The RNA shown here (transfer RNA) has 74 nucleotides and comes from Candidatus Adiutrix sp. The sequence was found in a public genome assembly. NCBI's taxonomy places the organism under Bacteria, Pseudomonadati, Thermodesulfobacteriota, Candidatus Adiutricaceae, Candidatus Adiutrix.

[in-house]
RNA sequence: CGGGGCGUGGCGCAGUCUGGCAGCGUAACUGCUUUGGGAGCAGUGGGUCGUAGGUUCGAAUCCUAUCGCCCCGA
Numbered sequence: 001c002g003g004g005g006c007g008u009g010g011c012g013c014a015g016u017c018u019g020g021c022a023g024c025g026u027a028a029c030u031g032c033u034u035u036g037g038g039a040g041c042a043g044u045g046g047g048u049c050g051u052a053g054g055u056u057c058g059a060a061u062c063c064u065a066u067c068g069c070c071c072c073g074a
Base pairs, nucleotide, nucleotide: 001073002072003071004070005069006068007067010026011025012024013023020057028044029043030042031041032040050066051065052064053063054062
């Protein structure tokens, strides 16, 4: 320098192909249960989907640029 992959609640990930309410597990918090802890059960909060711009009635999803990490090549 060129090519590719990944980036989404604290953490690990799905959702992208085929645009239409942002989800799952775990963690945290509250309650029940327990002598207490743990386990179990029920519930609650937490995201402007790496950043910026564009297309569209509507973008995590499509397009462009860019940043970070990883891999390959020169």
Rfam family: tRNA. The family's RNA type in Rfam is transfer RNA.